[in-house]
Annotation
The prediction has a mean pLDDT of 84. This is a predicted structure of a 1514-nucleotide RNA (small-subunit ribosomal RNA) from an uncultured marine bacterium. The RNAcentral record of the sequence draws on ENA.
């Protein structure tokens, strides 16, 4: 000390990516902002810098004396003021002006410092840093030791004088000192060396004391000097390891790599020269670009890791660029010097001068990082004896929520749950004990007061010791006194007043803690991810609530982590990304037994090292914490020494189990050359023969009377090898097939002779490697790209079809790919079985052969454990290991650019990134589809009957049209629908004229019955005028109704059927839809409900990991068919009687029929047939027989299906009006389309005449009878009926007979004229009917379509609701009453199973390139522009080294001539910057150009997904 979530799906497991929850920062931004404590503060432009500071310091080194200050000394002159007398005299004070004596001290000579302290981080991929170690070296100051500090010289600067110069400043002369500079003496222990020798130093100052010749000496302390020694400290310099990224950088080096001299440095060493040799580093990545200071550590992480190197520590490395030395102990030197660039600044134009990456500021730049403070008190460093002086180091203050930690913005009580907000089902809920109130505290803050510690020292008294001749000095010790704080108004205490000064961000869709209202309407906008928004947005903007955090809170960036998504720890490769196309084989990796041996790995002990901070840990100080501080552990590392000796490894020696050989045997389309065989196709010849042939889904092109195809014969010629032939058989893979020789690889078996680990793997590397292609030379039967024609097509550059050239064949030689697949690398070793087959070996048994069992090497099938998302695998692993290679890391761009390398092209291998998306992908799972299958069904087709489509009128749409033609229904399932009746009404609609609490509901107040009559006025609401006095009562009034007033409200057929309820349609009376429990599957799911049979049925039986229920089916309900019992009026009438002859009456219950209950049919019976089932077929019996027949009944669901105009209803919209009334007019319009129907074309028919037979319904604002009138509608009577009694009410086809004779008719009845009836205020627009009279199309209907399976279809009428009236429509009723079903091939339409699948909005689907248009990265590109940077060659500052007689020269020597040596100058090497040539490499841009990405409704097509309509693919 290991959390995980969202998003691919209809949904699921898996793979994968992408995104989010933490932590954390030198931050920035928004919005807010009380205190304090600790910490941080230019990450950008190593850009540029105004001003000011940041290194001085010693007078006890030295000559001195500008400046301040003392003291001395004021002689003479002079200036000022005063006094005093007076016209110039006198005192006085002040100033100038003297002395370095003194304290001091400016510039100067000389020591020491300035190389440390502080920046920054450009550069550096380095021995630069880490780490461990090493020899060949130096260290001022400082500590220890020895020894010494003798005695001479020569110059110089400062200062003077002069000179040049704008200015910095320089020259010129003259003088002078030193702890400055040079000799000589001395030198041991130092240094060279020929071992004899030789060479090397110094410097004095200060304090007491003593002497003196006043100038110096002695003695003493002390500080300094030389020279060695040693040590401390600090540097330098080597070495082992480890410390980025690219191979699209693969070959770098010539001082390069060694020696040999010799030079150089402190010090090894090519660090350097010069000779000599040819080395020297690389694949364990040299060399080249890129990009970086490194490390303790920080930040994250369970931890390995990973990302970073701010702050503070160690080192390094730069100080404008770029070279360079000088000084010096120490430098190539941040505040030095010289040179050159470049850029600032002054200039008299000759020239001079700077260098914040020190502390502060500035300007730029940026999304950003602070005061031109104060102090040297502490702490440290630098001189100095020393006091002191310096000191932007340091300490400390100011700025900033930048970060971390602490206090605080009050407590306690307090429901009338206060007013105010939101919200509301209006009841009420929230905000809320919140808040006033009432009682309390007072920490910060804020005023006042007192007040620590940071302080050690210095100086100054005194004693002591200690030095010395010394009671001095000096030191050290202790002691008296006095001082010393930048912070500081400190910190902490006290004290006063008063709740008084102090809260705000973000966010409530999911993830991920938290939900209402209002505005908005795919707009404005959100957004990490997935996603909201298109009129009811918990996801935009407000508001009220609420969460979480809090003096902060969000957003952004950025880094880990989640991420097991680079996988050591700790992932994979059949199908998701991923095993090289196959071999041999280097380098490496790994590697059988068995002795010894050794000790590098391995492993223990030890010892040094791993700074110090941090981190942990235990303690201690700030009230606590942050912080700070003391000890411990830690630092997983290195390095040396000691020991072990299993195991690697090395070394020796051996074994045989791997490997290999050998001897015997077998087997094979194993490879190459050569030669040879037959069968077919196709061409030629020659023969027979004669109109075709060929070829398709049908065609046509093509061949063919010059004789084709067909046959027969006979020749050529190239290519390929039927039968054997086969999950046989060989081969490394690709591949390999007639037979026969030669040649040749390999492999099996058996014997266990021989070798004796010789073995496996394999980056680079080589070598093979299908088709196609290329290159040279043959060669070409067939078959075929390309092309042609011919067909199909909207087109058809295709698929079919007739031809046809490369190719295909053979040599040589390239080419090096493939779905090169077992989509599965190589070897090894282990893990149940069971059945095949090859090749061989032993055993049995057998004449043989076939057999059997066994054991090897092959090759299939199936299968258990195991694996595996699953699919599958499974001794031929995808299992369980072991070694080694190769690969992989979302998709798309892209197996593309560019680069390189290969080729003869074509092309191949190697391989990015911009940029876009939030997915893309495997497996399995439900459906839907499929021009996939399999089976079943239905008036689905077929068999029949009859129609619609042609006419003509009706309805009813759509269209036009109109003020309006209202509004709704639209494929099947909108259209004689909604409307079971639009003249007015209905009525919404359109034109006018009105009304405005309304026509309609409830409430209030005031008055009045209610109503009706007249007059205006086209009419209507309306205006006026008049009449009138109603009902109950308890007599107060009350119900209703009416007017007029106020206001709450009324009203809406306005919108959303996509907000909805309810209703409905439709797939469908189709036989299916579920579910609980068990089981199977990781799961979505499966089973069951599959499978055989059967059924109208998921009916019903059997089988069965099922077993069992539910909604559906059936049945239970209604009607009909048949009996039975009850009942008997209005209904019946067999018998019996009466009769007016009508069941009219008596009377009867018997039938008929009414309406009640009941029985009847169940595959119950028999025969088959099946499986002995379940049913099916046949029969009998029966009114009905196999669900008898016909209705009701409509399952989970599907189609945002219809419907807001039936009704209800959320919302939202109008309120003098989108309400409400009235009159008229529309909904009836008519170039046309379309559906639905009616009459008909006629003779199985019209028409006349005569005659017969139904059911079911209705009926009081009804239905109407008999009679009488009209030619009819109808009129008029007024009877009978609350209906089994009356009436509508005559049914009609039918039957009988009379005509008509196939024609636009005695068919056929449209339109029209006239004349009229009903109803109704009222029939014009615009009703129905009746008569006379007119008499249109129409001769049985094109593609195409409907209905119908029995009391059906077809054909006849009757009646009902609506309705004042108006049926050819709807619903119902009965009369007559057929034909037809081989069958299940096809057409629609549905169920089962299976199958494929890229589809799930589910084929009306999904998708694919071109082209057009926008945008966006990006390649190619004539060249254009930088920028690193290699060669070559010019050049050549300053500098150092070397040469030099050009010239000058104090100190040493001299024989005094001069020499040694230097210095200036000239030159020689090296060499920065610069130039000029050509190169590589990289940027950044470039007219034009390629492809690529992306983008709601563009163009043409249908290429892929189903047998995707020619199977895909590569």
């Nucleotide at each position: 000390u290991u959390a995980g979530a969202a998003u691919u799906u209809g949904a699921u497991c898996a793979u994968g990516g992408c995104u989010c929850a933490g932590a954390u920062u030198g931050a920035a931004c928004g919005c807010u902002g009380g205190c304090g404590g600790u910490a941080a503060c230019u990450u950008u432009u190593a850009a540029a810098c105004a001003u000011g500071c940041a290194a001085g310091u010693c007078g006890a080194g030295c000559g001195g004396u500008a400046a301040c200050a003392g003291a001395c000394a004021u002689a003479a002159a002079g200036a000022u003021u005063c006094a005093g007398c007076u016209u110039g005299c006198u005192g006085a004070a002040u100033c100038c002006g003297g002395u370095g004596c003194u304290g001091a001290c400016g510039a100067g000579c000389g020591g020491c410092g300035a190389a440390c302290g502080g920046g920054u981080g450009a550069g550096u991929a380095a021995c630069g840093c880490g780490u461990a170690g090493g020899a060949a070296u130096c260290u001022a100051c400082c500590c220890a030791g020895u020894a010494g500090c003798g005695g001479g010289g020569g110059a110089u600067a400062c200062c003077c004088a002069g000179a040049g110069g704008a200015a910095a400043c320089u020259c010129u002369g003259a003088u002078u000192a030193a702890u400055a500079c040079c000799g000589c003496a001395u030198a041991c222990g130092c240094c060279c060396u020929g071992a004899g020798g030789g060479g090397g130093a110094a410097a004095g100052g200060g304090g007491g004391c003593a002497a003196u010749u006043u100038a110096u000496u002695g003695c003493u302390c002390u500080c300094a000097c030389u020279a060695u020694u040693g040590g401390a400290u600090g540097a330098g310099c080597c070495u082992g390891c480890g410390u980025a990224a690219g191979a699209u950088u693969a070959g770098c080096u010539u001082g390069u790599u060694g020696g040999u001299a010799g030079g150089g440095u402190a010090a090894a060493g090519g660090c350097c020269u010069a000779c000599c040799a040819a080395g020297g580093c690389u694949a364990c990545g040299a060399u080249c670009u890129u990009u970086a200071g490194c490390u303790g550590g920080u930040c994250u992480g369970a931890g390995a890791g990973g990302a970073c190197g701010a702050u503070c520590a160690g080192c390094c490395a730069c100080a404008u660029c770029g070279g360079g030395a000088c000084u010096g102990a120490g430098a190539c030197a941040c505040g030095g010097c010289c040179c050159a660039g470049a850029c600032a600044u002054c200039u008299a134009c000759g020239g001079a001068u700077g260098g914040c990456a020190g502390c502060a500021g500035u300007u730029a730049a940026g999304a950003a990082u602070a005061u031109u403070g104060g102090a040297c008190a502490a702490u440290g460093g630098g001189g100095g004896c020393a006091a002191c002086c310096c000191u932007g180091a340091u300490c400390c203050a100011g700025g900033u929520a930048u970060a971390c930690c602490g206090c605080g913005u009050g407590u306690g009580u307090g429901a009338a749950g206060a007013a105010g907000u939101c919200c509301u089902u209006a009841g009420g809920g929230u905000u809320g004990u919140a808040a006033a109130g009432c009682a309390c505290u007072u920490u910060a803050a804020u005023c006042a007061g007192a007040g620590a510690a940071g302080a050690a020292g210095c100086a100054u008294u005194u004693u002591a010791a200690g030095u010395u001749a010394a009671u001095a000095c000096c030191u050290u010790a202790a002691u008296u006194u006095g001082u010393u704080g930048a912070c500081g108004u400190u910190a902490a205490c006290u004290g006063a007043a008063g709740a008084a000064u102090a809260a705000g961000g973000a966010c409530c869709g999911g993830c991920u803690a938290a939900c209402u209202c209002c505005g908005u309407g795919c707009c404005a906008g959100c957004a990490g991810c997935c996603g909201c928004g298109g009129u009811a947005a918990u996801a935009c903007g407000g508001a009220g609530g609420g969460u979480c955090c809090a003096a902060g809170c969000g957003u952004u960036a950025a880094u880990c982590g989640g991420a097991a998504u680079u996988a050591c720890u700790g992932g994979g490769c059949g199908u998701a990304a991923g095993g090289c196309g196959c071999g041999c084989g280097u380098a490496g990796g790994c590697g059988g037994u068995u002795u010894a041996g050794c000790a590098a790995g391995u492993u223990g002990u030890a010892u040094g090292u791993g700074a110090a901070a941090g981190c942990c840990c235990u303690g201690g100080g700030c009230u606590c914490a942050a912080c700070c501080u003391a000890g411990g552990a830690a630092c997983u590392g290195c390095a040396u020494c000691c020991a072990a000796a299993a195991c690697u490894a090395c070394u020796a020696a051996g074994c045989u189990a791997g490997u290999g050989u050998a001897c015997g045997a077998g087997a094979g389309a194993g490879g190459a050359g050569a030669g040879u065989a037959g069968a077919a196709u196709u061409u030629c010849u020659g023969g027979u023969g004669u109109a075709g042939c060929g070829g398709u889904g049908a065609a046509a092109u093509g061949c063919g009377u010059a004789g084709a195809u067909a046959u027969c014969a006979g020749a050529a010629g190239g290519a390929a090898u039927a039968c054997c032939a086969a999950u046989g058989g060989c081969g490394a893979a690709g591949g390999c097939a007639g037979c026969u020789c030669u040649c040749u690889g390999g492999c099996u078996c058996g014997u266990a002779a021989c070798u004796g680990a010789c073995g496996c793997u394999g980056a680079g590397g080589u070598g093979c490697g299908a088709a196609a292609g290329c290159g040279u030379g043959g060669g070409u039967a067939g078959c075929a790209a390309a092309c042609a024609g011919g067909a199909u097509u909207a087109g058809a550059u295709a698929c079919c079809c007739u031809g046809g050239u490369a190719g295909u064949c053979c040599a040589c030689g390239c080419c090096g790919u493939a779905a090169a697949c077992g989509a599965u690398g190589a070897c090894a070793a282990c893990u149940a079985g069971c059945c095949g087959u090859u090749g061989g070996g032993c055993a049995g048994a057998u004449u043989u052969a076939a057999c059997u069992g066994u054991u090897c090497a092959g090759u299939g099938g199936c299968a258990c454990a195991g694996c595996u998302a699953a699919c599958g695998u499974u001794u031929u692993a995808a299992g369980u290991u072991g070694u080694c290679c190769g690969c992989c890391u979302g998709g798309g761009g892209a197996g593309u650019a560019c680069g390189g390398c290969c080729g003869c092209a074509a092309g191949g291998c190697u391989a990015a990134a911009a940029c876009u998306c939030a997915a893309a992908u495997g497996a399995a799972u439900u459906g839907a589809c499929g021009g996939g299958g399999a089976c079943c069904c239905g008036c689905a087709c077929a068999a029949g009957c009859g129609g619609u489509g042609g006419a003509g009128c009706a309805u009813g749409u759509g269209g036009u049209u109109u003020a309006a033609u209202u509004c709704g229904a639209u494929g099947c399932a909108a259209c004689g629908c909604g409307a079971a009746a639009a003249a007015c009404c209905u009525u919404a609609c359109c034109u006018a004229c009105u009304c405005u609490u309304g026509a309609c509901a409830u409430a209030c107040u005031u008055g009045g019955a209610a109503a009706c009559u007249c007059u205006u006025g086209u009419a209507a609401u309306g205006a006026g005028a008049g009449u009138g006095u109603g009902c109950c009562u308890u007599u107060u009034g009350g119900a209703a109704c009416c007017a007029a007033g106020a206001u709450a409200c009324a009203g809406g057929u306005g919108c959303u059927g996509c907000a909805u309820g309810g209703c409905u349609g439709u797939c469908g009376u189709c036989a299916g839809c579920u579910c609980g429990u068990g089981u199977c599957g990781u799961g979505a799911g499966a089973u069951g409900u599959u499978c055989c049979g059967u059924u109208a049925a998921g009916u019903c039986g059997g089988a069965u990991a099922a077993c069992g229920a539910g909604c559906g089916c059936a049945a239970c309900c209604c009607u009909u068919a048949c009996c039975c019992u009850u009942a008997u009026u209005u209904g019946c009438c067999a018998g019996c009687g009466a009769u007016u002859c009508g069941g009219u009456c008596g009377g009867g219950a018997a039938c008929u029929a009414u309406a009640a209950g009941g029985g009847g049919a169940c595959u119950g019976c028999c025969g088959g047939u099946g499986a002995u089932a379940a049913a099916c077929c046949g029969g009998a019996g029966g009114a009905a027989g196999g669900u008898g027949a016909g209705g009701a009944c409509g399952a989970c669901g599907u189609c945002a299906a219809g419907u807001c105009a039936u009704c209800a209803u959320g919302g939202c919209c109008c309120u003098u009006a989108c309400g409400a009334g009235u009159a008229g007019g529309g909904c009836u319009a008519c170039a046309c389309a379309c559906g639905u129907g009616c009459u008909a074309c006629a003779a199985u028919g019209g028409g006349g005449a005569a005659u017969a037979c139904a059911g079911a319904c209705g009926g009081a604002c009804g239905c109407u009878a008999a009679g009488c009138c009209g030619c009819g509608a109808g009129g008029u009577g007024g009877u009978g009926c609350u209906a089994a009694u009356c009436c509508u009410a005559g049914a009609a086809a039918g039957u009988u007979u009379c005509u008509c004779g196939u024609a636009g008719u005695c068919c056929g009845g449209a339109u029209u004229g006239g004349a009229g009836u009903c109803u109704g205020c009222a029939a014009c627009u615009c009703g129905a009917c009746u008569c006379c009279a007119u008499g249109a199309a129409g001769u049985c209907g094109g593609a195409a379509u409907c209905g119908c399976u029995a009391g059906u279809a077809a054909u006849c009428g009757c009646g009902a609701a609506u309705c004042a009236g108006c049926a050819u429509g709807u619903c119902g009723c009965g009369g007559u009453g057929a034909a037809u079903a081989c069958g299940u091939u096809c057409u629609c339409g549905g169920g089962u199973c299976u199958u494929g699948u890229a589809c799930a909005c589910a084929c009306c689907g999904c998708c694919c390139g071109u082209c057009a248009c926008a945008c966006c990265a990006u390649g190619g590109a004539a060249g254009u522009g930088g920028a690193u940077u290699g060669c070559a060659c010019c050049a050549g500052a300053a500098g150092u080294a070397g040469a030099u007689a050009g010239u000058c020269u104090a100190a040493c020597c001299u024989u005094c001539g001069g020499g040694a040596g230097g210095g200036c100058g000239u030159u020689u090497a090296c060499c920065a910057c610069g130039g000029u040539g050509u190169g590589c490499u990289u940027c950044a841009u470039g007219a034009c150009u390629g492809g690529g990405g992306u983008g709601a409704a563009g163009u043409c097509g249908u290429a892929a997904c189903a047998a995707g309509g020619u199977a895909a693919c590569c």